Small-subunit ribosomal RNA, 5' domain from an uncultured bacterium, 518 nucleotides, folded computationally. RNAcentral holds the full RNA, with entries from ENA and SILVA. Its Rfam family is "Bacterial small subunit ribosomal RNA". The prediction has a mean pLDDT of 84.

Context: one part of a larger RNA
RNA sequence: AAUAAACGCUGGCGGCGUGCUUAACACAUGCAAGUCGAGCGAGAAAGGUCUUCGGACUGAGUAAAGCGGCAAACGGGUGAGUAACGCGUGGGAAUCUACCUUUUAGUGAAGAAUACCUUCGAGAAAUUGAAGUUAAUACUGCAUAAGUCCCUUCGGGGAGAAAGCUGGCCUCUUUGCUGGCGCUAGAAGAUGAGCCCGCGUACUAUUAGCUAGUUGGUGGGGUAAAGGCCUACCAAGGCGAUGAUGGUUAGCCGGCCUGAGAGGGCGUACGGCCACACUGGAACUUAGACACGGUCCAGACUCCUACGGGAGGCAGCAGUGAGGAAUAUUGCGCAAUGAGCGAAAGCUUGACGCAGCGACGCCGCGUGGAGGAUGAAGGUCUUCGGAUUGUAAACUUCUGUUAAGUGGGAAGAAAAGCACAGUCUUAAUACGAUUGUGAAAUGACUGUACCAUUAGAGAAAGCACCGGCUAACUUCGUGCCAGCAGCCGCGGUAAUACGAAGGGUGCGAGCGUUAUUC
Numbered sequence: 001a002a003u004a005a006a007c008g009c010u011g012g013c014g015g016c017g018u019g020c021u022u023a024a025c026a027c028a029u030g031c032a033a034g035u036c037g038a039g040c041g042a043g044a045a046a047g048g049u050c051u052u053c054g055g056a057c058u059g060a061g062u063a064a065a066g067c068g069g070c071a072a073a074c075g076g077g078u079g080a081g082u083a084a085c086g087c088g089u090g091g092g093a094a095u096c097u098a099c100c101u102u103u104u105a106g107u108g109a110a111g112a113a114u115a116c117c118u119u120c121g122a123g124a125a126a127u128u129g130a131a132g133u134u135a136a137u138a139c140u141g142c143a144u145a146a147g148u149c150c151c152u153u154c155g156g157g158g159a160g161a162a163a164g165c166u167g168g169c170c171u172c173u174u175u176g177c178u179g180g181c182g183c184u185a186g187a188a189g190a191u192g193a194g195c196c197c198g199c200g201u202a203c204u205a206u207u208a209g210c211u212a213g214u215u216g217g218u219g220g221g222g223u224a225a226a227g228g229c230c231u232a233c234c235a236a237g238g239c240g241a242u243g244a245u246g247g248u249u250a251g252c253c254g255g256c257c258u259g260a261g262a263g264g265g266c267g268u269a270c271g272g273c274c275a276c277a278c279u280g281g282a283a284c285u286u287a288g289a290c291a292c293g294g295u296c297c298a299g300a301c302u303c304c305u306a307c308g309g310g311a312g313g314c315a316g317c318a319g320u321g322a323g324g325a326a327u328a329u330u331g332c333g334c335a336a337u338g339a340g341c342g343a344a345a346g347c348u349u350g351a352c353g354c355a356g357c358g359a360c361g362c363c364g365c366g367u368g369g370a371g372g373a374u375g376a377a378g379g380u381c382u383u384c385g386g387a388u389u390g391u392a393a394a395c396u397u398c399u400g401u402u403a404a405g406u407g408g409g410a411a412g413a414a415a416a417g418c419a420c421a422g423u424c425u426u427a428a429u430a431c432g433a434u435u436g437u438g439a440a441a442u443g444a445c446u447g448u449a450c451c452a453u454u455a456g457a458g459a460a461a462g463c464a465c466c467g468g469c470u471a472a473c474u475u476c477g478u479g480c481c482a483g484c485a486g487c488c489g490c491g492g493u494a495a496u497a498c499g500a501a502g503g504g505u506g507c508g509a510g511c512g513u514u515a516u517u518c
Stems, first nucleotide, its partner, number of pairs: 001517003005514005012365006018358002020323001025321003029318003034070003039067002047058004077276003086201007095193002100189008108142001110140002117132006148159004164181006202248003209239003214236008251273004255266004278299005301312004329355001331354003337351001338349004368398004378389004402459001404454005412445001418438007462507005467488003473502005483490002
């Protein structure tokens, strides 16, 4: 000088930050991932109105659920493991990439099911069986194939796709034309990801030898992709004092602290990468996971049970217990920024924006200013003359920060959407896209920040130290006791070193102590 600090004494306000370093210990409760009716079939009720009391209409094609699509692999948490191509940096070739952008070519004609629902069951429950009915952008094969993939004698041959929805015009219907969103196959890009290599990356030799898929080759398999990645056979290699192998410790970096620098220490918050999700293992789905709030198996633990069987995973946000010197609210809101879904309106979002608690840190402000000598009283010391506290107080006068009261009161919010007018598209003054203009709406924080005004010095100072280092001295008490102490050292009867008082010094809403780093 510094800290993610703690402890002691003390404590007025604000802004910005920051807050389980220990048990990756166990978790009650609530919330943290949904969305789309412009993909699909079906479809309530309460309430209200009318009533001939039978019911009808509305609520409403709404809610809740189901099939289907996209998302759920992001965002959020933690640092257990990992001394490793994990990370950092610089290169590389044998790869994939949903949504997005550009571009090429298509989007034909059929079929069989199934959930929801209905009717019967089984079960305490979780859940589940049978029969019947139905739809799709769900599923199945057929046709077609510019380019794609495979084979090729380079002539050619073979394989493999698709789905519709919505707006407008015309039509008696069919159908036709057209805009938009989709769907299929290919090419390119962007983004993201997988893989390989050079160099760098803790301590330990009181760890010296390690290795059989081990090192290399061939054939085969596997992967999106190179490769002992896997397998059969063959060879006997490969690593190591430039420290292999083993052990211990540790997530890495941008950075942060210190220091003149070189270095040394640290890796909390913020940002990038990695790893993990009760413990261990495994795959499924998918463009992408071997998946925190998915599945299966095993284990430990907790809970329910009708004893047959089931349920769960806060290292998400709050919160609880435990551990500990020690670390916060079971708050408000989607208004902003961002994310997912949707054509959009919009819905969801403990991401995020805010508020709450803590002097935990940094910064700022205040606790009054000026005048005021009889140098008051009191205290302390005294050589008893006085000195000091001390312009300090009283007293006079002024101001009004913060806090308190009253009144006003933001910015953060203009996009999207709507209306009108151009331009493009089009057969079209529809629709759609785009540009401009206009009107209106949307604020959790919040009646907050801020401004004005009222009264009133009124409500707001402590902590440590005073032997030397080191700024600051006397008196009393104690008597090697009680005690102090960072080092040297003080204390055994005049202690500037212990305890108290007066005085002083330092810092100040803080001051000290402890711990740790330089």